The RNA shown here (transfer RNA) has 74 nucleotides and comes from Spirochaeta lutea. RNAcentral holds the sequence, with entries from ENA and Rfam. Rfam family: tRNA. Rfam classes the family as a transfer RNA. Its mean pLDDT, the model's own confidence on a scale to 100, is 80.

RNA sequence: GUACCCUUAGCUCAGUUGGAUAGAGCAUCAGAUUGCGGAUCUGAAGGUCGGAGGUUCGAAUCCUCUAGGGUACG
Numbered sequence: 001g002u003a004c005c006c007u008u009a010g011c012u013c014a015g016u017u018g019g020a021u022a023g024a025g026c027a028u029c030a031g032a033u034u035g036c037g038g039a040u041c042u043g044a045a046g047g048u049c050g051g052a053g054g055u056u057c058g059a060a061u062c063c064u065c066u067a068g069g070g071u072a073c074g
Stems, first nucleotide, its partner, number of pairs: 001073007010026004019057001028044005050066005
């Protein structure tokens, strides 16, 4: 330099052919339980889906550019 893959909650990840309020587990917080904790159960909070632009009635999803990381080739 070229090609391809990854980037979604604090962490690890899912998200089907573009379709209506973006999810799970762990962690955090609150409650129940307990003599106090832990464990367990219930609930809550936490995201402008790496960034910008475009297409579309509608974009995490499609297109372009770009940032970071990885693999292969040169």